[in-house]
RNA sequence: AGGGUCCUUCGGGGGAUGGUGAAAAUCCACACCGGCGGUAAAAGCCCGCGAACCUAGCAUUUAUACUAUUUGUAAGUGUCAUGGUUGAUCUGGUGAAAAUCCGGAGCCGACAGUGAAAGUCUGGAGGAGAGAAGGGAAUU
Numbered sequence: 001a002g003g004g005u006c007c008u009u010c011g012g013g014g015g016a017u018g019g020u021g022a023a024a025a026u027c028c029a030c031a032c033c034g035g036c037g038g039u040a041a042a043a044g045c046c047c048g049c050g051a052a053c054c055u056a057g058c059a060u061u062u063a064u065a066c067u068a069u070u071u072g073u074a075a076g077u078g079u080c081a082u083g084g085u086u087g088a089u090c091u092g093g094u095g096a097a098a099a100u101c102c103g104g105a106g107c108c109g110a111c112a113g114u115g116a117a118a119g120u121c122u123g124g125a126g127g128a129g130a131g132a133a134g135g136g137a138a139u140u
Base pairs, nucleotide, nucleotide: 001140002139005136006135007134008133009132010131015030017029018028019027031120032119033109034108035049036048037047038046044107045106052085053084054083057079058078059077060076061075062074063073064072065071089105090104091103092102093101111123112122113121
């Protein structure tokens, strides 16, 4: 110094606004927010990852058929990818280099809940997690 391994810590922001209404932090108006790695240079909207959901697989319960164990079929439960589903950008400028910077104009935002439809409220979640930092024992 490199690859692997183990441990610890850290690891998401934003409306107590106005209007209408019986009822809305959900509609309308206005306001506000932006996880992680990469990329010739700093990114919500370029390429990926994470959270969520589904499934294979694995485990398991019940029913049923055959049966000596077992196995098949049907329905359900738990766990869960290395599989599947999952949003959005253009333009002018500078520059060696920017869909990342500066100017301008746009766009997007899981699931469940709710007196009324939610990026901003409540909940799963004092969870999980991309990953970041530090450390240990070996090894090359």
A computed fold for a 140-nucleotide RNA from a Syntrophomonadaceae bacterium, annotated as FMN riboswitch aptamer (RFN element). Its mean pLDDT, the model's own confidence on a scale to 100, is 83.